[in-house]
RNA sequence: CUCCGAACAGGGCAAACCCGGUGAGAGCCGGGGACGCAAAGCCACGGGUCCACCUCCCGUAGCGGUUGAGGACAGCCGGGCCGCCGGA
Repeated sequence: CUCCGAACAGGGCAAACCCGGUGAGAGCCGGGGACGCAAAGCCACGGGUCCACCUCCCGUAGCGGUUGAGGACAGCCGGGCCGCCGGA
């Protein structure tokens, strides 16, 4: 440096769900809680999924659909950066 994760050490994170807060929403934050995770650490760069306050257009009674900007997800996949223990 590359690859691997059966066992070892210290341990770490925390899905669903519940409570509180926040946001238009996806979601996020805190507490509880553990389905799982060797990068479930970090980065929205490519793809993907989700949202729809604003915006374009169409229809419209409420409203629905839709374009664009924007936003969210790193626990969807790829990529980049960094990293614990052990082994080859």
The RNA shown here (c-di-GMP-I riboswitch aptamer) has 88 nucleotides and comes from Chloroflexi bacterium RBG_16_68_14.
The source organism's lineage runs through Bacteria, Bacillati and Chloroflexota.
Its mean pLDDT, the model's own confidence on a scale to 100, is 85.
It matches the Rfam family "c-di-GMP-I riboswitch aptamer". About the family: GEMM was predicted in a large-scale screen for bacterial structured RNA regulatory elements.